[in-house]
This is a predicted structure of a 74-nucleotide RNA (transfer RNA) from Methanobrevibacter sp. Model confidence (mean pLDDT): 80 of 100. Its Rfam family is "tRNA". Gene Ontology term of the family: triplet codon-amino acid adaptor activity. The sequence was found in a public genome assembly. NCBI's taxonomy places the organism under Archaea, Methanobacteriati, Methanobacteriota, Methanobacteriaceae, Methanobrevibacter.
């Protein structure tokens, strides 16, 4: 160097194919329950969608450009 994957809440990871309402778990915070804690339940908490540019009425999502990690090949 040339080629393909990933990057989206603190963590794991869906959504991208088909542009329109950002989400699940699991975690935290508080409450009920219990002598006490565990488990269960209720409530609630969290986003530059990797970065910057473009096309669009609208971009996590179409395009290009860079970055970081991984893989195969040289």
């Nucleotide at each position: 160097g040339u080629g393909g994957g990933u990057u989206u809440a603190g963590c794991u990871c869906a959504g991208c194919u088909u542009g329109g309402g950002a989400g699940a778990g699991c975690g935290g915070a508080g409450g009920a329950c219990u002598g006490a804690a565990g488990a269960u339940c209720c409530u609630c908490u969290u986003g530059u969608c990797g970065c910057a540019g473009g096309u669009u009425c609208a971009a996590a999502u179409c395009c290009u450009g860079c970055a970081a990690c991984u893989c195969a090949c040289a």